[in-house]
This record gives sequence, structure tokens and C1' cells, in this order.
RNA sequence: GACGUUGAAUCUCCGAGGCCCGCAACGGCCGAGGGGAACCGGGGACCCAUGUCCUUCGGGGUGAAUCCGCGCGAGCGGUAGGGAUCGACUCCAAGCCCGAACCCGUCAGCUAACCCGGUAGACGUGAUUGGAGAGGAGAC
Repeated sequence: GACGUUGAAUCUCCGAGGCCCGCAACGGCCGAGGGGAACCGGGGACCCAUGUCCUUCGGGGUGAAUCCGCGCGAGCGGUAGGGAUCGACUCCAAGCCCGAACCCGUCAGCUAACCCGGUAGACGUGAUUGGAGAGGAGAC
């Protein structure tokens, strides 16, 4: 760099300034910062709901990542749940892998209008295999 996996994390426009080749023109590249589209998340009425906080052993959010047992601890075993990689979908089976981490700050149910925010990170290089179905194309 190319093609992929997980994930919302992709596409595109403007652009201070700078770099490369060169006599120059043309061309190529990086780019602070600011927009748009799309996708994702949070807050937020009536109605409805609420054994739940103030009275903390608070309460809540993103996420598949919850719960149980053992252990002084580090951690170990299991588990709700989640994922699959080069031909796109669904279901079934077996095996493989994950089953974390972080954030808000005393505060938030649902929620129309409305308001706010995110667009990362981590990986792979012949890669899980088999069965059934749906669908599409072609031929007769």
C1' cells in the first nucleotide's frame, strides 16, 4: 500500500500553512481549523409507568461483556450474551474465539417538539467446517 474482520466510527467540500519534481508552467502530496451527508449515542412533555432515590451498602450511561462458584490476592472454572475473515442472505449442527474496559458526578423512567455529543481503537494475510433453505442468473 491492497484486500478484509470487529465496531456507529464512513463519504465528501472549503482550507491558513507547508513539502516533492522542475528554469517555469502543469502536476502530485501533507494539512491546523471549519462545514455537509450518512450512521451511532445521550438529554428532553402530556399520557403511561415507578417498593426507588433523597435516608450512599447512592444512582446512571456506552458496550456482547452479565451472573455464579473457588481463591488472602494475583487469578482460576463456569455462564447469560456476542463474533467469524475474501461468493452476498437465513436457519441448524459441531468445533474455535470474546465474555473487557471506560464514562457521568448526587443527577437523568418512557418521551413529540427541541437540545447536545461521537465518527475511534484493536486485529488478519488462504482465512472455521458441514447440512438445509430462500433468492438470483443461465439452459431446455
Description: The RNA shown here (c-di-AMP riboswitch aptamer (ydaO/yuaA leader)) has 140 nucleotides and comes from Sphaerisporangium album. Model confidence (mean pLDDT): 80 of 100. It was read from a public genome assembly, where an Rfam model found it.